Order: sequence, then structure tokens, then C1' cells
RNA sequence: GUGAUGAAAAGGCAAAUUCGUAGAAAUACGAAGACGCAAAGCCAUGGACCUAAGCAUUUCGUUGGCUUAACAGGGUCAACAAAUGUAUGGUAGCCAGGUUGCCGUC
Repeated sequence: GUGAUGAAAAGGCAAAUUCGUAGAAAUACGAAGACGCAAAGCCAUGGACCUAAGCAUUUCGUUGGCUUAACAGGGUCAACAAAUGUAUGGUAGCCAGGUUGCCGUC
């Protein structure tokens, strides 16, 4: 130096939760806090998973307008509500992959 490996030593990171901030949300950042982690350092390339602002469709639901000979009924447009789908948003402490790295042992 390289490969494999993780008992020890020195250290490192920081789950859940709480508070604050940002965000539509998922989530992220900061502080407290430690479940755990040999890369739980970094990188969204592949898969998987989370969210659905926006967009699309639906209901014939609510309200209003237009239209049809009529206050009924039908058609149509807009707004609101709900549902479904969908990342351009996320998760590196989901897996794979890439890359950098402390100390020791063989």
C1' cells in the first nucleotide's frame, strides 16, 4: 500500500419523543434526548416505499349562471366539497450501486 475482517482502545453519528422554524404534505433544519449504527460519512443512478400542492377524471353531491315553450325535467358552464390516479416533492437510519474514510487483527 492492497484485500478480508471487527474483539479492544480513542473517538464518531444520533432513532423515538419534545420545542422552534420552513413546507400543501411527506419531510428537512436547529436545540434537548439516545433506539441503535463499522460507514447510521457523502451521492437520488436502479428498485422499493411515503406525500399529492398542481394537473386529470369521477359524483350528478352543494351553490350560482346560461339554454330549452314552462316554476318540472334535460343539457351546459363556473365555484366549493369528497373520492381515485399521478412527482416535478421526499426517504441514503429501506435495499442495491458509486465514492471517501479512523484504529487494530489476519